Transfer RNA from Candidatus Ryanbacteria bacterium RIFCSPHIGHO2_01_FULL_48_80, 73 nucleotides, folded computationally. The RNAcentral record of the sequence draws on ENA. The source organism's lineage runs through Bacteria, Bacteria candidate phyla and Candidatus Ryaniibacteriota.
RNA sequence: GCCGGCAUAGCUCAGUGGUUAGAGCGAGCGCUUCAUAAGCGUUAGGCCGCAGGUUCGAUCCCUGCUGCCGGCA
Numbered sequence: 001g002c003c004g005g006c007a008u009a010g011c012u013c014a015g016u017g018g019u020u021a022g023a024g025c026g027a028g029c030g031c032u033u034c035a036u037a038a039g040c041g042u043u044a045g046g047c048c049g050c051a052g053g054u055u056c057g058a059u060c061c062c063u064g065c066u067g068c069c070g071g072c073a
Stems, first nucleotide, its partner, number of pairs: 001072007010025004018056001027043005049065005
């Protein structure tokens, strides 16, 4: 330099062109227990990497940029 993949909650990941973006783990609170753990319930936590474009409507499709990973040279 070229090609490909990935970027969504604190972490690991799902997700679909249209209602309020979800799960597990983790965190707070409660129940249970003499107490702890385990278990159960509940709450908070995100404007989906950035900027444009297409569209009535974009986290999703397209383009550029940034970062990470892999391959080729």
Its Rfam family is "tRNA". Rfam's curators write: Transfer RNA (tRNA) molecules are approximately 80 nucleotides in length. Its family is annotated with triplet codon-amino acid adaptor activity in the Gene Ontology. Rfam classes the family as a transfer RNA. The coordinates come from a structure-prediction model, not an experiment, and the mean pLDDT is 81.